[in-house]
């Protein structure tokens, strides 16, 4: 240089001008709205919903069964089938990469092709031997050929484990149903409402009055976002993690906000090239919070970093 291992990282930016939402102030009123002003608003995966857990309800003497789960030894964690380490197998020249890693001496089962026969020998060829029989040795086939043979990503067995459902979980507050429903007055001698604030008068004519009490549609509020939390140094530990200091505060919507347009720059890919640049395209990947936190698994256009490998063959 080329090729290729393993780790790690970012993953568009500035500005202007219109919107969107959350939160504090301040004003106005119509008392739950508007204004303004301040200030905060997606991700490494917010995705799959596959594994651990927290939280919340429910459900629960024990014990067996059945059904799923895991599977070398150790260690790490709030927990886990995650993760680190070592061992063995397997794979690559290497750096490394991967593992379905308990049991075939409990039972059933299954096995290409080659062979005469593959698991209950219907015993092949040659040579030998018996009274007699694959009794005996040799060849061939094929991982294996009478031999406690291989499989358990096959029943199966062994060991450990596991209750159920998801913030739409719960829980408060009550607009309507409601002239409903209890309890007490009142009830044609005319209550009470209605025509303009009273009076008359006219109309409806018990659908009044006072008290209680429930369940909980609709909506709201709570839950909701300062936590097993992020950075960053030190220490311990091979490590995965841990301790411990210092700083920081970082979405919370409810049909669903985080948008849009505009100029400017950065990347990338193609071209031209005087290697200083110039020009052209691509709505500049994947994708988008829903109660949270640890993993895992999947998509990612494009850049960066870092620490190692490389046998044989070419030069």
């Nucleotide at each position: 240089c080329a090729a290729g291992u393993a780790a790690a990282u970012c993953g568009c930016c500035u500005u202007a001008u219109c919107g969107c939402u959350g939160u504090u102030u301040u004003a106005a009123u119509u008392u739950a709205u508007u204004a303004a002003a301040a200030u905060g608003g997606a991700g490494g995966a917010a995705a799959g919903u596959c594994c651990g857990a927290a939280c919340a309800c429910c459900a629960c003497a024990g014990u067996g069964c059945a059904a799923c789960a895991u599977a070398g030894u150790g260690g790490u964690u709030a927990a886990u089938g995650g993760c680190c380490a070592c061992c063995a197998g397997c794979c690559g020249u290497g750096a490394g990469g991967u593992u379905a890693g308990g049991a075939a001496a409990a039972g059933u089962g299954c096995a290409a092709c080659a062979g005469a026969a593959a698991g209950g020998a219907u015993g092949u060829a040659c040579a030998g031997g018996u009274a007699a029989u694959g009794c005996u040795g040799u060849a061939g086939u094929g991982a294996a050929a009478u031999c406690a043979g291989g499989u358990a990503a096959a029943c199966u067995c062994u060991a450990u484990g596991u209750g159920g459902u998801g913030c739409a979980a719960u829980g408060u507050c009550a607009u309507g149903u409601a002239a409903a429903c209890c309890a007490g007055c009142g009830c044609u001698u005319g209550a009470a409402g209605g025509c303009u604030g009273c009076a008359c008068g006219c109309u409806u004519a018990a659908u009044g009055c006072u008290g209680g009490a429930g369940g909980g549609u609709a909506g709201g509020c709570a839950g909701c976002u300062a936590a097993a939390a992020u950075g960053u140094a030190u220490u311990g530990g091979u490590a995965a993690c841990a301790a411990u200091g210092c700083a920081u505060u970082u979405a919370g919507a409810u049909a669903a906000a985080u948008g849009a347009u505009a100029a400017g720059g950065g990347g990338c890919a193609c071209g031209c090239u005087u290697u200083g640049g110039c020009g052209u395209g691509a709505u500049u990947a994947c994708a988008g919070a829903a109660u949270u936190c640890g993993g895992c698994u999947u998509a990612u256009a494009g850049a960066u970093u870092u620490a190692c490998u490389u046998a044989c063959a070419u030069a």

Bacterial RNase P class A from Aestuariibaculum scopimerae, 315 nucleotides, folded computationally. Taxonomically the source falls in Aestuariibaculum (Bacteria, Pseudomonadati, Bacteroidota, Flavobacteriia). It is recorded under the gene name rnpB. Its Rfam family is "Bacterial RNase P class A". Rfam classes the family as a ribozyme. Model confidence (mean pLDDT): 75 of 100. RNAcentral holds the sequence, with entries from ENA.